[in-house]
Predicted 3D model of a 414-nucleotide RNA (Bacterial RNase P class A) from a Micromonosporaceae bacterium. Taxonomically the source falls in Micromonosporaceae (Bacteria, Actinomycetota, Actinomycetes, Micromonosporales). It is recorded under the gene name rnpB.
RNA sequence: CGAGUCGACUGGGCGGUCGCGUCGGCGGGUCGGUGACCCGUCGCCGAGGAACGUCCGGGCUCCACAGGGCAGGGUGGUUGCUAACGGCAACCCGGGGCGACCCGCGGGAAAGUGCCACAGAAAACAGACCGCCAGCGCGCGCAAGCGGGCUGGUAAGGGUGAAACGGUGGGGUAAGAGCCCACCAGCAUCCCGGGUGACCGGGGUGGCUCGGUAAACCCCACCCGGAGCAAGGCCAAGAGGGCUGGUGCCGCAAGGCGCCCGCCUGCGCAGGCGAUCGAGGGUGGCCCGCCCGAUGCCUGCGGGUAGGCCGCUAGAGCCUGCCGGCGACGGCAGGCCGAGAUGGAUGGCCGCCGGCCGGAGCCGCCGUCUGGCGGUGCCGGCAACAGAACCCGGCGUACAGGUCGACUCGUCCG
Numbered sequence: 001c002g003a004g005u006c007g008a009c010u011g012g013g014c015g016g017u018c019g020c021g022u023c024g025g026c027g028g029g030u031c032g033g034u035g036a037c038c039c040g041u042c043g044c045c046g047a048g049g050a051a052c053g054u055c056c057g058g059g060c061u062c063c064a065c066a067g068g069g070c071a072g073g074g075u076g077g078u079u080g081c082u083a084a085c086g087g088c089a090a091c092c093c094g095g096g097g098c099g100a101c102c103c104g105c106g107g108g109a110a111a112g113u114g115c116c117a118c119a120g121a122a123a124a125c126a127g128a129c130c131g132c133c134a135g136c137g138c139g140c141g142c143a144a145g146c147g148g149g150c151u152g153g154u155a156a157g158g159g160u161g162a163a164a165c166g167g168u169g170g171g172g173u174a175a176g177a178g179c180c181c182a183c184c185a186g187c188a189u190c191c192c193g194g195g196u197g198a199c200c201g202g203g204g205u206g207g208c209u210c211g212g213u214a215a216a217c218c219c220c221a222c223c224c225g226g227a228g229c230a231a232g233g234c235c236a237a238g239a240g241g242g243c244u245g246g247u248g249c250c251g252c253a254a255g256g257c258g259c260c261c262g263c264c265u266g267c268g269c270a271g272g273c274g275a276u277c278g279a280g281g282g283u284g285g286c287c288c289g290c291c292c293g294a295u296g297c298c299u300g301c302g303g304g305u306a307g308g309c310c311g312c313u314a315g316a317g318c319c320u321g322c323c324g325g326c327g328a329c330g331g332c333a334g335g336c337c338g339a340g341a342u343g344g345a346u347g348g349c350c351g352c353c354g355g356c357c358g359g360a361g362c363c364g365c366c367g368u369c370u371g372g373c374g375g376u377g378c379c380g381g382c383a384a385c386a387g388a389a390c391c392c393g394g395c396g397u398a399c400a401g402g403u404c405g406a407c408u409c410g411u412c413c414g
Base pairs, nucleotide, nucleotide: 001410002409003408004407005406006405007404008403009402010401012353013352014351015350016349017348018347020046021045023043024042025041026040027039028038029037030036031035048385052396053395055394056393057392058391059390060228061227062226063225072224073223074222075221076220077091078090079089080088081087092106093104094103095102096101107219108218112217113216114213115212116211129158130157131154132153133152134151135150136149138147139146140145166184167183168182169181170180171179185209187206188205189204190203191202192201193200194199232310233309234308235307240265241264242263243262245260246259247258248257249256250255267302268301269300270299271298272297273296280292281291282290283289317336318335319334320333321332322331323330324329355382356381357380358379359378361376362375363374364373365372366371
């Protein structure tokens, strides 16, 4: 310099201006309110690496639960990490790459069952299509021989297939075959050594060889109760009350005085009173009187709907340093507080700087027919994927561009 492998980070910056949301301070106001809300002003904070998909795991909440089992679901090399996981780390085995490194849905097919397309004679206790060999007939031919048939043997050779029941060599045979032998591969089993373990290395014995598929049923080991913040909890006084929306007047607004359409509720239990000789209510200062009155009235306790409030963000938290560990990760010390909306805020504009792309221009180097690389100012354009909604740990997916580190291979030079 070229070609690559792996990992980490970033996701425009500064200023001005106009706005928005939560919280806090101050001033003023509204409401029956030691509280809530409104207006003004000041201050703090205000999206992400994936906030996304909602695939997996946990916290939290409610329900259920002595323990065990069945059914159902999930996971699947080993050892660790972790709150947990289908995640992560290191290692093992298999495969790919010259290599850095990458990929693996990686228990069991010698417990049983099922399936194995097409082609092929035959697809699992195999199989005879061609070929080879033996025997017995037949036809042609003077003969040597040639052609064909039947019966049997044969898995060496050919052909089909993803796959045809170990490989090479020798013996053996009518021809052949683990039929026999040597070596190799594989399997089962025993022993020795190493490793926590998956597994690795070595030796002996055996029958000689057993196909694939479990993301097919199934078997083995381990794990799993269900539902989810629309979880779940709370709401005074009063009896008529609460609330959404629209609208007239006053007010910046909250709100006040009205009107209209609509929604929710006035439930249960216990005790007491009471049918015209009237519980209770209205009128009224009180009594009489008058009016209403049984699907009623009074007291206490409990519950619900609409609506509101809490849950709600200080947490398996973040940053820095040290220590332990190969690592995932853990421990200790110090420091920090970084959104909490509920029709849902986190935005718009301008200026300067930076990034990328295109255009013509200048300068330098290489090359010299067009060209390539770098620098510099000008003009024009572009700026990704996407946005919290109970909170975390992962995985997966999307992403304009930019930065850094470690390593490998090749060529040349020292």